Transfer RNA from a Deltaproteobacteria bacterium, 78 nucleotides, folded computationally. The organism belongs to Myxococcia, within Bacteria. Rfam family: tRNA.

RNA sequence: GUCCCCAUCGUCUAGUCUGGCCAAGGACACCGCCCUUUCACGGCGGCGACGGGGGUUCAAAUCCCCCUGGGGACGCCA
Numbered sequence: 001g002u003c004c005c006c007a008u009c010g011u012c013u014a015g016u017c018u019g020g021c022c023a024a025g026g027a028c029a030c031c032g033c034c035c036u037u038u039c040a041c042g043g044c045g046g047c048g049a050c051g052g053g054g055g056u057u058c059a060a061a062u063c064c065c066c067c068u069g070g071g072g073a074c075g076c077c078a
Stems, first nucleotide, its partner, number of pairs: 001074007010028004020058001030046005051067005
């Protein structure tokens, strides 16, 4: 330098292929309440994320382009 892969709640992850049921679901964690003599367990509720920008589209987490960060393959110069 060329090409490929990855990036979603605090953490792990589903959704991406084939756009729409997603103003994004689940588990754990955290917070509140209930239960319990207390704690734990359990029940109910809450909180919380699509790396940035642009494009296509009626509609983008999803498709396309650029950038950022991480990983990989193959090259070039010396």

It was read from a public genome assembly. The coordinates come from a structure-prediction model, not an experiment, and the mean pLDDT is 84.